[in-house]
Context: one part of a larger RNA
Molecule: large-subunit ribosomal RNA, domain II
Organism: Candidatus Bathyarchaeia archaeon
RNA sequence: GCCGGGGAGUUCACGGUUGUGGCGAGUCUAAGGCCUUCAAGGCCGAAGGCGUAGGGAAACCGACUUGUGCGCACCGCCUUGGGGCGGGAGGCACGGUAUCUUAACUGGUAUGGAGCCACUGCUGUGAAACUAGAAGCCGAACGAUCUAGCCCUGAGCAGGGUGAAGCCGGGCUAAGGCCCGGUGGAGGCCCGUAGGGGUGCUGACGUGCAAUUCGCUCCUCUGACUUGGGGCUAGGGGCGAAAGACCUAUCUAGUUCGGAGAUAGCUAGUUCCCCCCAAAGUGGGUCGCAGCCCAGCGGUGGACGAGGUUGAUGGAGGGGUAAAGCUCUGAUGAGGGAGUACGGGGCUUCGGCCUCGCUUUCUUUUCAAACUCAGAAUCCUUCAUCGCCGUAGACUUCACUAGACGGGCUUACGGGGGUAAGCUCCGUAGCCGAGAGGGGAACAACCCAGCCCGAGGUUAAGGCCCCCAAGUGCUGGCUAAGUGUCAAACAAAAGGGCGUCUUCGAUCUGAGACAGUUGGGGAGUAGGCUUAGAAUCAGCCAUCUCACAAUGAGUGCGUAACAGCUCGCCAUCCUAGAUCGAAGGCACUGAAAAUGUACGGGGCUCAAGCCAGCCGCCGAUACCUCGGAGCAGAGGCGGGAGCCUCUGAUCUGGUAGGGGGGCGUCGGGGUUGGGGAGAAGUUGGGCCGUGAGGUCCAAUGGACCGGCCUCGAUUGCGGAUCCCGGU
Numbered sequence: 001g002c003c004g005g006g007g008a009g010u011u012c013a014c015g016g017u018u019g020u021g022g023c024g025a026g027u028c029u030a031a032g033g034c035c036u037u038c039a040a041g042g043c044c045g046a047a048g049g050c051g052u053a054g055g056g057a058a059a060c061c062g063a064c065u066u067g068u069g070c071g072c073a074c075c076g077c078c079u080u081g082g083g084g085c086g087g088g089a090g091g092c093a094c095g096g097u098a099u100c101u102u103a104a105c106u107g108g109u110a111u112g113g114a115g116c117c118a119c120u121g122c123u124g125u126g127a128a129a130c131u132a133g134a135a136g137c138c139g140a141a142c143g144a145u146c147u148a149g150c151c152c153u154g155a156g157c158a159g160g161g162u163g164a165a166g167c168c169g170g171g172c173u174a175a176g177g178c179c180c181g182g183u184g185g186a187g188g189c190c191c192g193u194a195g196g197g198g199u200g201c202u203g204a205c206g207u208g209c210a211a212u213u214c215g216c217u218c219c220u221c222u223g224a225c226u227u228g229g230g231g232c233u234a235g236g237g238g239c240g241a242a243a244g245a246c247c248u249a250u251c252u253a254g255u256u257c258g259g260a261g262a263u264a265g266c267u268a269g270u271u272c273c274c275c276c277c278a279a280a281g282u283g284g285g286u287c288g289c290a291g292c293c294c295a296g297c298g299g300u301g302g303a304c305g306a307g308g309u310u311g312a313u314g315g316a317g318g319g320g321u322a323a324a325g326c327u328c329u330g331a332u333g334a335g336g337g338a339g340u341a342c343g344g345g346g347c348u349u350c351g352g353c354c355u356c357g358c359u360u361u362c363u364u365u366u367c368a369a370a371c372u373c374a375g376a377a378u379c380c381u382u383c384a385u386c387g388c389c390g391u392a393g394a395c396u397u398c399a400c401u402a403g404a405c406g407g408g409c410u411u412a413c414g415g416g417g418g419u420a421a422g423c424u425c426c427g428u429a430g431c432c433g434a435g436a437g438g439g440g441a442a443c444a445a446c447c448c449a450g451c452c453c454g455a456g457g458u459u460a461a462g463g464c465c466c467c468c469a470a471g472u473g474c475u476g477g478c479u480a481a482g483u484g485u486c487a488a489a490c491a492a493a494a495g496g497g498c499g500u501c502u503u504c505g506a507u508c509u510g511a512g513a514c515a516g517u518u519g520g521g522g523a524g525u526a527g528g529c530u531u532a533g534a535a536u537c538a539g540c541c542a543u544c545u546c547a548c549a550a551u552g553a554g555u556g557c558g559u560a561a562c563a564g565c566u567c568g569c570c571a572u573c574c575u576a577g578a579u580c581g582a583a584g585g586c587a588c589u590g591a592a593a594a595u596g597u598a599c600g601g602g603g604c605u606c607a608a609g610c611c612a613g614c615c616g617c618c619g620a621u622a623c624c625u626c627g628g629a630g631c632a633g634a635g636g637c638g639g640g641a642g643c644c645u646c647u648g649a650u651c652u653g654g655u656a657g658g659g660g661g662g663c664g665u666c667g668g669g670g671u672u673g674g675g676g677a678g679a680a681g682u683u684g685g686g687c688c689g690u691g692a693g694g695u696c697c698a699a700u701g702g703a704c705c706g707g708c709c710u711c712g713a714u715u716g717c718g719g720a721u722c723c724c725g726g727u
Base pairs, nucleotide, nucleotide: 001727002726003725004724005723006722011127012126013125014124015123016122017121019119020118021117022116023115026050027049028048032044033043034042035041054061055060064095067094068093069092070091074087075086076085077084078083096111097110098109099108100107130269131268132267133266137259138258139257140256141255142254148233149232150231151230152229153228154227155226156225157223159191160190161189162187166183167182168181169180170179171178172177195220196219197218200216201215203214204213235251237247238246272662273661274660275659276658277657282295283294284293285292286291297403298401299400300399301398302397303396307389308388309387311386312385313384314383315382316381317380318379324372325371329368330367331366333364334363335362336361337360338359339358340357343356344355345354346353347352407432408431409430410429412428413427414426415425416424417423437448438447439446452628453627454626455625456624457623458622462618463617464616465602466601467600471615473614474613475612476611477610478609484604485603495589496588499586500585501584502583503582504581505580506579507578508577516573518571519570520569522546523545524544527541528540529539552567556565557564629652630651631648632647633646634645635644636643637642663716665713666712667711668710669709670708671707672706673705674704681700682699683698684697685696686695687694688693
């Protein structure tokens, strides 16, 4: 792990409330007693409780034998199938009354009689209180055979080294004394065995040989040494060369039993079926933030009796947001005017002048949550009409009973914080939560769409080359980058470039443009100056005139300077568009991530990419049709459980949770059955029921077991690192 068995909302008391029953202005007995076949039960027993009167803190005072109106159900009359009139239990309103407050007004409570008892379901509180689970607290006992310290009495420590005091001899000295050589054998001395220990390998082992061992290495080994036996100290206590160490594998308070089912706002688990409805993660409070209480949101059952309104349109009001704007407030780029008391700098002939700043004004530019001259859309209030809902009972209201008070996401928006976040805090909406199905490769919340069951068809989103259902569909463009083949999530910018397409503008152009070819490209003059030189071309100044088709006092290369080449400019040949700019489309670059490419893949280029248009098809539990079931409502029938018919476009997804109806197990009572011609149980199968389950057949088995009504439970298991057993 699996299998079998066990395994969790119980019981009592006192409250609240639902339903049913008995009696009813009353109602019920309690303790106790009597009777009774060891029973079930019956009968006494008003003490007392609740109710019949309230108001007031109290003193104290003390209530409609119905006065008026409205009016549901219902009843009566009239009527035509709309309806009208009258009455009207219960209900509502007014009035009256009691009492309290008060000087009074006003206001509060009560008031025209319904309760009591029993049982039942649900629920609250107290009790162990659904089950299991602490670490701990307290008490009483048991422990020093382990270990710590101490006491008593015993035992043990190879060998070697070093060589203290003292002593002896010798030498020296004036002396104290010193030196040398021996001898001697001290020491919490040294090396090292037994013994004791446990340093490093962070070795072996690490379900071990072992709940601390093994190996090598290492420390100590005459001492504060080691050790046997006997004894003493006990749990807030001991003992401790002190590590909170040790006190029997247990120690920052031992162990055992008891208080004890401690407590746990925390965690896990909590057992059969079907039907109906269906949440919340918010506001307030809280020694409150993992909890709880009240409200909001769910469920169930009542009361009343006619309106309600989330939608649309219109009317009447409200506003100061978005965008915008600069009138005000504040900020702001540029320029002009004026002033300059006050301030900085400069000049000064000392008179002042110039400039900057500052103030003000004009023109123009850019801004604002805490600016607004003006100002939307949405929105809010209210009224009307329409729509929708509602006597099959809405709106309103009462009672009982929950869960929940960790929310999340959105390329859907509006905001505060933050560089940002699958971030955080708010608001509006949707969805997930608690929502299946189809699409998005996969993917809670993105798109389509709200799943009762069965069958057939049509579409949605999204798709139609193959994987893969449906177009290798049609028309016209673009892209050459495999760009792309992504609705988004799942990226890409500033910048850059004779990529290419489209549109527009300007200029030139058959009096020939642009590019190319061929030729010319001169003279005054080597302009003047400068300079060693300066001649178009180091530099400075000037930049004219002539002949011409045209030709600069020279665009660049070049020379020491010239020379030479070239350009501008002109002509010839050639021939039709050329040059520049702006905007848009699609591409390029910018462009870096870790095993190996990466649109889901294959693959795709007038496409299977992108843009625009058109036709067809595929494709969901959506929609339509048929059949069936349940639920809700209405009608009918029946003594009743119930049955039948009709309606449902506007009922049948569902977690927490509420409500309803059932199945099965065990036992009691009543009743009725089966069984050796084969009970229960077991194995396999058929049929019935939405299901829990039921029933039948066969085999096995070999003695008990069912149906119906009713009552009562130690009544249903897959989970709890659940318990016991087996495997």